The part of an RNA shown here (small-subunit ribosomal RNA, 5' domain) has 575 nucleotides and comes from an uncultured bacterium. Its mean pLDDT, the model's own confidence on a scale to 100, is 84.
Context: one part of a larger RNA
RNA sequence: GAGUGAACGCUGGCGGCGUGGAUUAGGCAUGCAAGUCGAGCGAUCCUUGUCAUUGAUGCGGACUGAGGCUUCGGCCAAAGUUCGCUGAAGUGACGCUGGAUAGCGGCAAACCGGUGAGUAACGCGUGGGUAACCUACCUUAAGGAGGAGCAUAGCUUCGCGAAAGCGGAGGUAAUACUUCAUAAUCCCCUGGAUUUGAUGGUUCAGGGGCAAAGACGGCCUCUACUUGUAAGCUGUCACCUUUUGAGGGGCCCGCGUCCUAUUAGGUUGUUGGUGGGGUAAAGGCCUACCAAGCCGAAGAUGGGUAGCUGGCGUAAGAGCGUGACCAGCCACAUCGGGACUGAGACACUGCCCGGACUCCUACGGGAGGCUGCAGUCGAGAAUCUUUCCCAAUGGACGAAAGUCUGAGGAUGCGACGCCGCGUGGGGGAUGAAGGUUUUCGGAUUGUAAACCCCUUUUAUUGAGGAGGAAGGCCCUGGGGUGAAUAAUGCCCAGGGAUUGACUGUACUCAAUGAAUAAGCCACGGCUAACUCCGUGCCAGCAGCCGCGGUAAUACGGAGGUGGCGAGCGUUACUC
Numbered sequence: 001g002a003g004u005g006a007a008c009g010c011u012g013g014c015g016g017c018g019u020g021g022a023u024u025a026g027g028c029a030u031g032c033a034a035g036u037c038g039a040g041c042g043a044u045c046c047u048u049g050u051c052a053u054u055g056a057u058g059c060g061g062a063c064u065g066a067g068g069c070u071u072c073g074g075c076c077a078a079a080g081u082u083c084g085c086u087g088a089a090g091u092g093a094c095g096c097u098g099g100a101u102a103g104c105g106g107c108a109a110a111c112c113g114g115u116g117a118g119u120a121a122c123g124c125g126u127g128g129g130u131a132a133c134c135u136a137c138c139u140u141a142a143g144g145a146g147g148a149g150c151a152u153a154g155c156u157u158c159g160c161g162a163a164a165g166c167g168g169a170g171g172u173a174a175u176a177c178u179u180c181a182u183a184a185u186c187c188c189c190u191g192g193a194u195u196u197g198a199u200g201g202u203u204c205a206g207g208g209g210c211a212a213a214g215a216c217g218g219c220c221u222c223u224a225c226u227u228g229u230a231a232g233c234u235g236u237c238a239c240c241u242u243u244u245g246a247g248g249g250g251c252c253c254g255c256g257u258c259c260u261a262u263u264a265g266g267u268u269g270u271u272g273g274u275g276g277g278g279u280a281a282a283g284g285c286c287u288a289c290c291a292a293g294c295c296g297a298a299g300a301u302g303g304g305u306a307g308c309u310g311g312c313g314u315a316a317g318a319g320c321g322u323g324a325c326c327a328g329c330c331a332c333a334u335c336g337g338g339a340c341u342g343a344g345a346c347a348c349u350g351c352c353c354g355g356a357c358u359c360c361u362a363c364g365g366g367a368g369g370c371u372g373c374a375g376u377c378g379a380g381a382a383u384c385u386u387u388c389c390c391a392a393u394g395g396a397c398g399a400a401a402g403u404c405u406g407a408g409g410a411u412g413c414g415a416c417g418c419c420g421c422g423u424g425g426g427g428g429a430u431g432a433a434g435g436u437u438u439u440c441g442g443a444u445u446g447u448a449a450a451c452c453c454c455u456u457u458u459a460u461u462g463a464g465g466a467g468g469a470a471g472g473c474c475c476u477g478g479g480g481u482g483a484a485u486a487a488u489g490c491c492c493a494g495g496g497a498u499u500g501a502c503u504g505u506a507c508u509c510a511a512u513g514a515a516u517a518a519g520c521c522a523c524g525g526c527u528a529a530c531u532c533c534g535u536g537c538c539a540g541c542a543g544c545c546g547c548g549g550u551a552a553u554a555c556g557g558a559g560g561u562g563g564c565g566a567g568c569g570u571u572a573c574u575c
Stems, first nucleotide, its partner, number of pairs: 001575004006571005013421006019414002026377003030374003035107003040104002043101004049094006058085006067076003114332003123257008133249003138245001141242004146180004155170006186209010214237006223230003258304003265295003270292008307329004311322004334355005357368004387410003393407001394405004424454004434445004459512006468502001473496007480488002519564005524545003530559005540547002
């Protein structure tokens, strides 16, 4: 001099873009962070409707008629019985429209997000190998989807328990489960041919083995009943087997990867072989037996420290230091261990066991895991909002509408950093007053101020006002499938009504008015910048040299000056 995820002191106007728990991988109240599909299934509830049934209320007719009025002829009429119309409300059945909910089922939950404790290792980086492998969704291509059956949750009912929850009986559905059939280029065995550097690869023949599920929309050309319907036809999605690719992953190897010899020997599944097991897969990965090997001064083994890299900082470079943010890989999820499910986990917000801790309890027993986003306590020099939205980007599910998404997009706080802007501009000498200084003449602050003329960035108020929106939905038309003028995947074109958290944001215009806005450090030399007063080896300064003991440009204050400027200095660390 440059730099920092910085902190501290003094000071502080605005905006943009970044960035912010580095210490206790310490403990956590509360809310949210992974769901979705009714176009897989049976129920339950609500809603629109039809039919049946029970039938409140009101009106009218008939009968009876307490009582009242009476012109004694009759009239009015409570209550009761009965018939007709009206039809509230309830119940049941049926199918339909729309919706909701727990359960079974499918997919997702192995992604995304966090942290760096562990790890000196094929962990990472780089280059290869796999003739030793796997791969859901997506994609290419070929073929298929025939039949049968047992259950179970929900539900009903009974019981136990304080709760968490659990059990018995009855009974029901499926794209849940089981089974038979059929089947290959798939798998296994046997034999042959061919080929490679190679345990092997490719190919032919024979024998054996293994599969499936439907849903939604439309139609009557064919078939069946001959009406408009399906066991028929058709479109879309889904299902099964094999195959191709892409993307993803597993395993192996060469090279590289900190300090320490005040660590010199280490190792018994250890090193190799054979048989067996296990895995998607080679292998002491595991096991039985056999042999006695294997590693090491080119540093084994032990100890310490540490996630690695692209990068970042510095430097002319070589190098040295570092690994925040962003991106890739790895590891971890209260501590330790284990497997289950699944294409994929030995699984952060899954399960089981043990430990520590916290909470509930009726004392018998239960519940929990912020190294997700906010937030809280603690420790610390020190690090933010318990905000808004799915509008955009991306993800999961779904045919779609859509739902979910603390990923993400925004917002708030912090001069923590970088960048930009402003705190006014021009004129103005009787060089005013005041301050400081003085040799008392003056000098300096200083065009600085006042004063005059302007401007309005910013500020305040008012008015206008983008862009981030692409899509998706509805209608019409063309191409394709189709028997079809139904229908419709996909592509294209036209029309219509719409979708913004930020936000009335960015930006523009107008009005007001110099109005709202400057500090910090230094001034002996290094090193730009000097005098006066106070103090008197005291108080103090200090990065080094060194200042201070009565004229201190070095301490403290003042005036002046220099430097940088919304910052300036100090401390810490790196080059």

It matches the Rfam family "Bacterial small subunit ribosomal RNA".